[in-house]
Context: one part of a larger RNA
């Protein structure tokens, strides 16, 4: 821009397109059918794997340079104590959310149609025979469905429901606070009729027992103390910012 009014539901049909389609072992049927024996099934039922794929983070594990702790050298805060800068995040030990796999869950089934090679039935030409010439049946991971996803720019532009009716209405946008979204845009949530983000409070969780003081000990140190501190988690709370307004 189109789909001959403008919108919303982002409701629906599906022309069409893409994805997936894998496979082992064991148990049983059954030491049965078969076979002199040796050996040893089809068909069917069940269990458990491999590789591959999708989703997710409860568990296990990885990461986690704005979390906590320990510690070395050196500079600073006048000194002690206590903090702090720099040294690859100085180094080291742990580690929430998120992201991830080595983790967890799930998937391939079954079935239908029309067939290929092949196997048939009936059956003439050709008194026989013949699956074929007329007719008719079975038959494969291939084909068409079935399973999952997209899908009306399918210009062949489809369908349904609801809203607004002649100038701004319905609706949308600018702007602001943002994240399950993200390069930008877009998408999604919210904008005081408000929990959208920050703050605060509580809490899960992490770290591992802060400073100061008191007590014990000659002292190192220990106890008061599950302490103190804390990022992304959860919930609550208008304290701060989402004002006013403008455009189509």
């Nucleotide at each position: 821009c189109g789909u001959a009014a403008g919108a919303a539901a982002u409701u629906u049909u599906g022309c069409g397109a893409g994805g997936a389609c894998c496979u082992g072992a064991c148990c049983u049927u059954a030491g049965u059918a078969c076979g002199a024996g040796a050996g040893g099934a089809c068909c069917g039922g069940g269990u458990u794997g491999g590789a591959c794929g999708a989703a997710c983070c409860u568990c296990u594990g990885g990461u986690a340079u704005a979390u906590c702790u320990g510690u070395u050298g050196u500079g600073g805060c006048g000194c002690c104590a206590g903090c702090u800068g720099c040294a690859g995040u100085g180094c080291a030990g742990a580690g929430u959310a998120g992201c991830c796999a080595c983790g967890u869950u799930c998937g391939g089934u079954a079935g239908a149609g029309a067939u290929a090679a092949g196997c048939g039935c009936u059956g003439a030409a050709a008194g026989c025979a013949u699956c074929u010439a007329a007719g008719u049946g079975c038959g494969a991971a291939a084909c068409u469905c079935a399973c999952c996803u997209c899908a009306a720019g399918a210009u062949g532009a489809g369908a349904u429901u609801u809203c607004u009716u002649u100038a701004u209405a319905a609706g949308g946008g600018u702007c602001g606070u943002c994240a399950g979204a993200g390069a930008c845009u877009a998408u999604g949530a919210c904008g005081u009729c408000g929990a959208u983000a920050g703050g605060c409070u509580a809490u899960a969780g992490g770290u591992g027992u802060a400073a100061a003081g008191a007590c014990a000990g000659u002292a190192a140190u220990g106890u008061c103390a599950a302490a103190g501190c804390c990022a992304a988690g959860u919930a609550g709370u208008a304290c701060u910012a989402a004002u006013u307004a403008c455009c189509c």
Predicted 3D model of a 248-nucleotide part of an RNA (large-subunit ribosomal RNA, domain VI) from a metagenome. The coordinates come from a structure-prediction model, not an experiment, and the mean pLDDT is 85.